[in-house]
This is a predicted structure of a 74-nucleotide RNA (c-di-GMP-I riboswitch aptamer).
Of the family's consensus pairs, 94% are formed in the model.
RNA sequence: AGAAAUAAAAGGCAAAACCAUUGAAAAGUGGUGACGCAAAGCUAUAGGGGCUGAAAUGCCAGCCAGCUGCCGUA
Numbered sequence: 001a002g003a004a005a006u007a008a009a010a011g012g013c014a015a016a017a018c019c020a021u022u023g024a025a026a027a028g029u030g031g032u033g034a035c036g037c038a039a040a041g042c043u044a045u046a047g048g049g050g051c052u053g054a055a056a057u058g059c060c061a062g063c064c065a066g067c068u069g070c071c072g073u074a
Stems, first nucleotide, its partner, number of pairs: 005073001012037002017032006035062001041067003047064002049060003
C1' cells in the first nucleotide's frame, strides 16, 4: 500500500404511514415517525435499468454503476 472478514461505542441518514405544501402525474420539500442502511454521502441530456405521461424534454442515487469517504479490532 492492497484484499477479505468483523465485536463494541459514539455520531450520521431515514422506508411505510399521516399532516402541510409544490406538481397533470411520477415525484420533490418541511414536520411527525423508524422499516432499514457502513457509503441510504455525492453524481440523472453524458453506463445500464426503472417510474409518470399521448409524447420525455419530467422524475428515481433506499436498483446496479461511477466518484469520494468516518471510528476501531484482528
Annotation
Its mean pLDDT, the model's own confidence on a scale to 100, is 77.